[in-house]
RNA sequence: CCCUUAUCAAGAGCGGCGGAGGGACAGGUCCUGUGAAGCCCGGCAACGGAUCGGUAUGUUGCCGAUAAUGGUGCGAAUUCCUGCGGGUUAUCCGAAAGAUAAGGG
Numbered sequence: 001c002c003c004u005u006a007u008c009a010a011g012a013g014c015g016g017c018g019g020a021g022g023g024a025c026a027g028g029u030c031c032u033g034u035g036a037a038g039c040c041c042g043g044c045a046a047c048g049g050a051u052c053g054g055u056a057u058g059u060u061g062c063c064g065a066u067a068a069u070g071g072u073g074c075g076a077a078u079u080c081c082u083g084c085g086g087g088u089u090a091u092c093c094g095a096a097a098g099a100u101a102a103g104g105g
Base pairs, nucleotide, nucleotide: 001105002104003103004102005101006100007099008098013041015040016039017038021031022030023029025083026082027081028080043074044073047071050066051065052064053063054062055061079097084094085093086092087091
């Protein structure tokens, strides 16, 4: 970098450093000096891992619960909205793209 599968309406500081930008991309729009990014500490979640229970089973698995030490992740707004297609006046559904996890090349 590519492929596969799953998830994306919930959750998370009135802390320290830092100083102007940030919200993937484009358009819109919003946040920001009543302080952006980034770093540290704290926090949230529970994908994988752990433990327990149920179920199935040749092996592999599936479902649920618990804790959160360790591997990731997250931490304004629905993945901020639209971006392609379909039905409906508003709006809804699906895809694509993106993000994250696990596995594979």
SAM riboswitch aptamer (S box leader), 105 nucleotides, folded computationally. Model confidence (mean pLDDT): 81 of 100. It was read from a public genome assembly, where an Rfam model found it.